[in-house]
RNA sequence: GGCGCCAUCGUCUAGCGGUUAAGACGACGGGUUUUCAGCCCGUAAACCGGGGUUCGACUCCCCGUGGCGCUG
Numbered sequence: 001g002g003c004g005c006c007a008u009c010g011u012c013u014a015g016c017g018g019u020u021a022a023g024a025c026g027a028c029g030g031g032u033u034u035u036c037a038g039c040c041c042g043u044a045a046a047c048c049g050g051g052g053u054u055c056g057a058c059u060c061c062c063c064g065u066g067g068c069g070c071u072g
Base pairs, nucleotide, nucleotide: 001071002070003069004068005067006066007065010025011024012023013022018055027043028042029041030040031039032038048064049063050062051061052060
């Protein structure tokens, strides 16, 4: 350099073009406990950037950026 794959809460993962973007861990608050831990309930927290297609895009297409792999 060429080709392919990937990019979603703090982390790890879900998410047949249309519901309020879901779950686990973690964080925070409350309950339980003499306290801590544990357990239970609740809250906050995310779609890499820019275009395009479409009535409608996290989802499809293009470019870029970053990561991973294969390869001259």
The RNA shown here (transfer RNA) has 72 nucleotides and comes from an Armatimonadota bacterium. The organism belongs to Armatimonadota, within Bacteria. Its Rfam family is "tRNA". It is annotated as a transfer RNA. The sequence is in RNAcentral, with records from ENA.